[in-house]
RNA sequence: GCCCGAGUGGCGGAAUCGGCAGACGCACAGGACUUAAAAUCCUGGGAGAGUCACAUCUCGUGCCAGUUCAAGUCUGGCCUCGGGCA
Numbered sequence: 001g002c003c004c005g006a007g008u009g010g011c012g013g014a015a016u017c018g019g020c021a022g023a024c025g026c027a028c029a030g031g032a033c034u035u036a037a038a039a040u041c042c043u044g045g046g047a048g049a050g051u052c053a054c055a056u057c058u059c060g061u062g063c064c065a066g067u068u069c070a071a072g073u074c075u076g077g078c079c080u081c082g083g084g085c086a
Base pairs, nucleotide, nucleotide: 001085002084003083004082005081006080007079010026011025012024019069028044029043030042031041032040046059047058048057049056062078063077064076065075066074
């Protein structure tokens, strides 16, 4: 230099043919149980605004553009990681 694959909450990892993003499992927080802990069970578990708390609203899939009513998914460029060829 060329070819192929991958990049999604704090972590792992889903999302069928483009149609509710973050399922599910952890970390973590609160509660129950316990003398106290561990284990187990219940609830919450991306960010911001908003609320007493909910509700509700906005943003969020490596970055920048494009296509589309609609993009994690399709197209182009770039970045990073892994593999192959020379």
The RNA shown here (transfer RNA) has 86 nucleotides and comes from Clostridiales bacterium DTU073. It was read from a public genome assembly. It matches the Rfam family "tRNA". The family's RNA type in Rfam is transfer RNA.